Predicted 3D model of a 478-nucleotide part of an RNA (small-subunit ribosomal RNA, 3' major domain) from an uncultured prokaryote. Its mean pLDDT, the model's own confidence on a scale to 100, is 82. RNAcentral holds the full RNA, with entries from ENA.

Context: one part of a larger RNA
RNA sequence: UGACGGGGGCCCGCACAAGCGGUGGAGCAUGUGGUUUAAUUCGACGCAACGCGAAGAACCUUACCUGGGUUUGACAUCCUGUGAAUCUUUGAGAGAUCAAAGAGUGCCUUCGGGAUGACUAUCACAGGUGUUGCAUGGCUGUCGUCAGCUCGUGUCGUGAGACGUUGGGUUAAGUCCCCUAACGAGCGAAACCCUUGUUUUUAGUUACCAGCGGGUUGUGCCGGGUACUCUAGAAAGACUGCCGUCGUCAAGACGGAGGAAGGUGGGGAUGACGUCAAGUCAUCAUGGCCCUUAUGCCCCGGGCUGCACACGUGCUACAAUGGUCGGUACAAACGGAAGCGAAGCCGAGAGGUGGAGCGAAUCCUAAAAAGCCGAUCUCAGUUCGGAUUGGAGGCUGAAAUUCGCCUCCAUGAAGUUUGGAAUCGCUAGUAAUCGCGGAUCAGCUCGCCGCGGUGAAUAUGUUCCCGAGCCUUGUACA
Numbered sequence: 001u002g003a004c005g006g007g008g009g010c011c012c013g014c015a016c017a018a019g020c021g022g023u024g025g026a027g028c029a030u031g032u033g034g035u036u037u038a039a040u041u042c043g044a045c046g047c048a049a050c051g052c053g054a055a056g057a058a059c060c061u062u063a064c065c066u067g068g069g070u071u072u073g074a075c076a077u078c079c080u081g082u083g084a085a086u087c088u089u090u091g092a093g094a095g096a097u098c099a100a101a102g103a104g105u106g107c108c109u110u111c112g113g114g115a116u117g118a119c120u121a122u123c124a125c126a127g128g129u130g131u132u133g134c135a136u137g138g139c140u141g142u143c144g145u146c147a148g149c150u151c152g153u154g155u156c157g158u159g160a161g162a163c164g165u166u167g168g169g170u171u172a173a174g175u176c177c178c179c180u181a182a183c184g185a186g187c188g189a190a191a192c193c194c195u196u197g198u199u200u201u202u203a204g205u206u207a208c209c210a211g212c213g214g215g216u217u218g219u220g221c222c223g224g225g226u227a228c229u230c231u232a233g234a235a236a237g238a239c240u241g242c243c244g245u246c247g248u249c250a251a252g253a254c255g256g257a258g259g260a261a262g263g264u265g266g267g268g269a270u271g272a273c274g275u276c277a278a279g280u281c282a283u284c285a286u287g288g289c290c291c292u293u294a295u296g297c298c299c300c301g302g303g304c305u306g307c308a309c310a311c312g313u314g315c316u317a318c319a320a321u322g323g324u325c326g327g328u329a330c331a332a333a334c335g336g337a338a339g340c341g342a343a344g345c346c347g348a349g350a351g352g353u354g355g356a357g358c359g360a361a362u363c364c365u366a367a368a369a370a371g372c373c374g375a376u377c378u379c380a381g382u383u384c385g386g387a388u389u390g391g392a393g394g395c396u397g398a399a400a401u402u403c404g405c406c407u408c409c410a411u412g413a414a415g416u417u418u419g420g421a422a423u424c425g426c427u428a429g430u431a432a433u434c435g436c437g438g439a440u441c442a443g444c445u446c447g448c449c450g451c452g453g454u455g456a457a458u459a460u461g462u463u464c465c466c467g468a469g470c471c472u473u474g475u476a477c478a
Base pairs, nucleotide, nucleotide: 001478002477003475004474005473007472008471009470010469012467013466015462016461019426020425021424022423023422026316027315028314029313030312031311032310033309034307035306042053043052064302065301067299068298069297070296073125077124081119082118086103087102088101089100090099091098092097107114108113127291128290130289131288132287136285137284138280139279140278141276143274148187149186150185151184152183153182154163155162156161167178168177169176193268194267195266196265198236199235200234201233202232203231204230207226208225209224212223213222214221239262242256243255244254245253246252318419322377323376324375325374326373327372328371335364336363339358340357344353345352346351384415389410390409391408392407393406394405395404432454433453434452435451436450437449438448
């Protein structure tokens, strides 16, 4: 100087407390361990691995296994020769591939040849998701959006170092003020950026419709208009600016006015010096090592989906604040051409047919759902719950058996005073609850990422648990 302490002081955080809803019990989905297997490819392991890499394993992917093939190779460069390329058909085969037959002869040209591409042979080489993340780059997680981490000059100390950065206040903040052997500065904090909340202005088409006219069973449907909504550019607005009290005539705190908004208005992006030899050699790149008729490459099939079990994360429930049936209302954001696909018609439904319109403020996906109104069920393993299984179908796709999703009929399991010890999230348009969309994608989601609808309770406080920060103290630790 650090680190540590079941030392002290101050302070903060959904850390506790106060509340609301869960997990832990059930069924299923999904990941992991274990076990099994020819293979169940690999990685990730407290927080910070376990709905993680994977924004989508039937084939492909695919790295794994069985088997069949191949050796200058699936891919790149150089050299030799042949002839361009390329296309079609037949046979064998699970296919990779092998064999045979036919068509075809292009571009530039100084007619010597050349360029692109194909095949063949040889040597250099290719290739490796083989190994080492404890050789690395890059990227990422984490402490933590915590308030810290440093430097120059100077001063003090023999020196390691110290001061500055401590102290008194204050703040979300090393934020600011005051004091001061310090004076300044940098990286962080804040601000600048995006978005949302208010107003003004500009501009009105595909948006809108107040007033005027026309038309319809009906609809901004038409003429017209740009008021309003909205769209999307430019501005304004919030700064403790104003008033009061407190405060060191400070920084600031509290209350108030005005205001759409008040003290960082809400949300996002943004992550200092460093820590964990944290993670990744399987995104990529890369040193060393290793393989080179194989640890490379091609192919069919299988596996990654196996199942006594254990754990994590979710979904659906156990019902009446509910289930079922009928009627009826209101979104936002996104996507669409090998695409979204309307109306109509067929089907009980999944779906089929159809093809209008739309490269989309125009058309489509599109039905929002919870809600509201009415009816019914009457506390039951039920008109709760939907697992499982049988049958019949639909869709995608060469292909749905291993191993997809959906529909209908039948079946109706566990679960019944809501789950032991334990444990998680959340402070406001949040939790809870309800649906909608997107990426990936032929098809496939209870996951992920977004979007809006409805919309709470509680916070007296800091004794305690956990994790940070600053000062101080002890230490046989570095």